[in-house]
Molecule: Bacterial RNase P class A
Organism: Acidobacteriota bacterium
RNA sequence: UCGCCGGGACGGGCAACCGCGCGGAUCGCCCGCAAGGGUGGUUUCGAGGAAAGUCCGGUCUCCACAGGGCGGCGUGCCGGCUAACGGCCGGGGGGGUUCGCUCAAAGCGGAUUUCACGGAAAGUGCCACAGAAAAUAUACCGCCAGGCGGCAACGCCGGGUAAGGGUGAAAAGGUGCGGUAAGAGCGCACCGCGGACCGAGUAAUCGGGCUGGCAGGGCAAACCCCACGCGGAGCAAGGCCAAAUAGGGGAGGAUGCGGCUGCCCGCCGCGCUCGACUUCCGGGUAGGCCGCAAGAGCCGUUCAGUAAUGGACGGCCGAGAGGAAUGGUUGCCGCCGUCUCGCAAGGGGCGGUACAGGAACCGGCUUAUAGGCCCGGCGAUCCA
Numbered sequence: 001u002c003g004c005c006g007g008g009a010c011g012g013g014c015a016a017c018c019g020c021g022c023g024g025a026u027c028g029c030c031c032g033c034a035a036g037g038g039u040g041g042u043u044u045c046g047a048g049g050a051a052a053g054u055c056c057g058g059u060c061u062c063c064a065c066a067g068g069g070c071g072g073c074g075u076g077c078c079g080g081c082u083a084a085c086g087g088c089c090g091g092g093g094g095g096g097u098u099c100g101c102u103c104a105a106a107g108c109g110g111a112u113u114u115c116a117c118g119g120a121a122a123g124u125g126c127c128a129c130a131g132a133a134a135a136u137a138u139a140c141c142g143c144c145a146g147g148c149g150g151c152a153a154c155g156c157c158g159g160g161u162a163a164g165g166g167u168g169a170a171a172a173g174g175u176g177c178g179g180u181a182a183g184a185g186c187g188c189a190c191c192g193c194g195g196a197c198c199g200a201g202u203a204a205u206c207g208g209g210c211u212g213g214c215a216g217g218g219c220a221a222a223c224c225c226c227a228c229g230c231g232g233a234g235c236a237a238g239g240c241c242a243a244a245u246a247g248g249g250g251a252g253g254a255u256g257c258g259g260c261u262g263c264c265c266g267c268c269g270c271g272c273u274c275g276a277c278u279u280c281c282g283g284g285u286a287g288g289c290c291g292c293a294a295g296a297g298c299c300g301u302u303c304a305g306u307a308a309u310g311g312a313c314g315g316c317c318g319a320g321a322g323g324a325a326u327g328g329u330u331g332c333c334g335c336c337g338u339c340u341c342g343c344a345a346g347g348g349g350c351g352g353u354a355c356a357g358g359a360a361c362c363g364g365c366u367u368a369u370a371g372g373c374c375c376g377g378c379g380a381u382c383c384a
Base pairs, nucleotide, nucleotide: 001380002379003378004377005376006375007374008373010371012333013332014331015330016329017328018327020046021045023044024043025042026041027040028039029038030037031036048355052366053365055364056363057362058361059360060234061233062232063231072230073229074228075227076226077091078090079089080088081087092117093115094114095113096112097111098110099109100108101107118225119224123223124222125219126218127217140165141164142161143160144159146157147156148155149154173191174190175189176188177187178186192214193212194211195210197208198207199206200205238290239289240288241287248281249280250279251278252277255276256270257269258268259267260266297316298315299314300313301312302311303310304309334353335352336351337350338349339348340347341346
């Protein structure tokens, strides 16, 4: 200098003008029985790192719930963190990439990345095609000794074998030496595997020697088994205030209604235990308010811890709202791209400046994102 990987923070700034808001405060006017609301002015405030997807976990609210069992769903190496989690941190193990050690391979180590990473020795089931055989092992080619036939090459017969070839995603431990008729854990060494033991570690696990000739192929993202967790619905939750009309209940109650008849009297009919009318109470609706913004909060310092995270101290208050406002223009500056002028420093023109957006709230995860910035790791190349 370049490339790759990981992490963190940002994601335009200033000014003027014009807007937007059913945000808060305040003043005037108006509406309402009330609760409270509407409107105009002033002032103040007005999105994000993901506000998104709504995939997990919680707070809150209502409903359900004696206790236990069956069933269902979810999670799944170990330890820690957390209100909780399928999240985060640390550790272990397996796989990939790369570099180093090495002549090289194997192996070991560093860096980085990735993993639904409990159990296949409880049981059931499945393993296409190919292949002799896919789990009670088995034999196509081959190899081998024997018998028979043949002058021989060789063929046939019944056996032995599983080293070699072949099939397959996978073939009954691997490599080597010995051994053998040929072979074979048949014997031995190393590796792998099983068993009990010892040591280290909280544990996952790792290391060691001993022992066993090797049993027990793979699949649980098939059923299943084991361990742990889980009641349901959601702010349109839910609570409060409360018209008109029509029901319901209590009290009073014929002063009532219709016709002749515009009014009074009168008369007729109806009503008066099928109760007009008056009044009070209660539930619910319209409407309004609360829930609803001081919180698992943010910033700084410091302490404990490898870290996630937690504690202490100090400071701060930062949208709230309903089908929903937060935008635009111009100028200057910043950043990026490109063209151009200039020997250069630098100047000028044009274009661009993302993804997106609250709706009860919080913690995560995932996805989208122009552009540059900071930190760390690894590799390559060049120079000294």